[in-house]
Molecule: SAM riboswitch aptamer (S box leader)
Organism: soil metagenome
RNA sequence: CUCAUCGAGACCGGCUGAGGGAAAGGCCCUUCGACGCCGGGGCAACCACCGAUUUACGGAAUGGUGCCAACUCCUGCGGCCAGCACCUUGCGUGGUCGAUAGAUGAG
Numbered sequence: 001c002u003c004a005u006c007g008a009g010a011c012c013g014g015c016u017g018a019g020g021g022a023a024a025g026g027c028c029c030u031u032c033g034a035c036g037c038c039g040g041g042g043c044a045a046c047c048a049c050c051g052a053u054u055u056a057c058g059g060a061a062u063g064g065u066g067c068c069a070a071c072u073c074c075u076g077c078g079g080c081c082a083g084c085a086c087c088u089u090g091c092g093u094g095g096u097c098g099a100u101a102g103a104u105g106a107g
Stems, first nucleotide, its partner, number of pairs: 001107006011040005019029003024075003041068003046064003049059003072101001077098006083091003
């Protein structure tokens, strides 16, 4: 850089000691010890594997990853629909779809 996925799921100890949730705005978590590191455990099934098929599926969970607060925690940018209003328009409103950004895997 490209492609795919991202509303599910998953803990217990030890060490440390004040921040952390990517960034911005929110809102949360956290001395009843978060975050991070170590040990053990678990969840899941992207790649390797087996079967089938010749794209798309199924199986298993050994290996390589990954993950174990909250929908990627929510939002922003754009389209559409609805609602409200001071009604050629606007909205500190809601829903839905798509981007942007981010995370993970494979190349």